Molecule: transfer RNA
Organism: Minisyncoccia bacterium
RNA sequence: UGCCGGAUCGUCUAAUGGUAGGACGCUUGGUUCUGGUCCAAGAAAUCUGGGUUCGAGCCCUAGUCCGGCAG
Numbered sequence: 001u002g003c004c005g006g007a008u009c010g011u012c013u014a015a016u017g018g019u020a021g022g023a024c025g026c027u028u029g030g031u032u033c034u035g036g037u038c039c040a041a042g043a044a045a046u047c048u049g050g051g052u053u054c055g056a057g058c059c060c061u062a063g064u065c066c067g068g069c070a071g
Stems, first nucleotide, its partner, number of pairs: 001070007010024004018054001026042005047063005
């Protein structure tokens, strides 16, 4: 430098173009003499810009970062 792949709650991982979900963790409450376990509730995310579309995490495009291959 070229080609290919990846980027989603704090972490891991889902999501036919149509309400962004689950697990762990966190917070609050219940339970307990206290803690843990258990139960209930809650907060929390689509890498960035642009485009297509009634509608984009998903399709197109240009970047950023990471990984792989080639030179």